[in-house]
Molecule: SAM riboswitch aptamer (S box leader)
Organism: Pontibacter populi
Parts: sequence; structure tokens; C1' cells
RNA sequence: UUCUUAUCAAGAAAGACCGAGGGAAUGGGCCCUAUGACGUCUUAGCAACCUUGACCAAACUUGGUGCUAACUCCCUUCCGGAACUUUGUUAUCCGGAGAAGAUAAGAU
Repeated sequence: UUCUUAUCAAGAAAGACCGAGGGAAUGGGCCCUAUGACGUCUUAGCAACCUUGACCAAACUUGGUGCUAACUCCCUUCCGGAACUUUGUUAUCCGGAGAAGAUAAGAU
């Protein structure tokens, strides 16, 4: 790198440096950002997975990754329903399943 499994509606900051974009991809929205976003470092915090101790369990605890704007920010694929109805299946809405992504563990 690839594959498999699980989870993704909750939760969680500040300082320093940098200096213009950023929010995964396609397209459309909508947001964040010189009152300094994004990124890097330090400390702190949160608690998803694995792990140590303890352990009926729950809870606690040690360590390893991770995470700390907005539901994975919303939709973009398919299916079903509602509404509109002249009858198209649609500029709308709701629900479900996918695809892709992120994280963890394992395997190759």
C1' cells in the first nucleotide's frame, strides 16, 4: 500500500510560530478565516479501539494510536413513501440501503 471487521447524531482547549486560504474526491450549497483560519510544536482535555492492573459485572486505572467548528457540515448512487398533481416522474420533504471517507484492531 491492499484486504477484513467494528464505529462514526455525543464529547473535548490554550499558548507560541507561520502567513492565506481551509472544511477528503466530482459537482452544487453552506460555513470558518488578517479579531490570524489551515499547518507545526508544547501543554491540557475528550474517550473510539487495542492494551496493563484490578475485576462477576459496571466503574476505575497503565500504556499505544486517535480526536478536540458545524451529523462524516448538507447533498451528489439506488430503493420506498409523502406532497404537487394534467401527467411527467420532480425545483421539495421523510425514511432505508449503498458507495466513498475517517479512526482502531488484525491479516497480507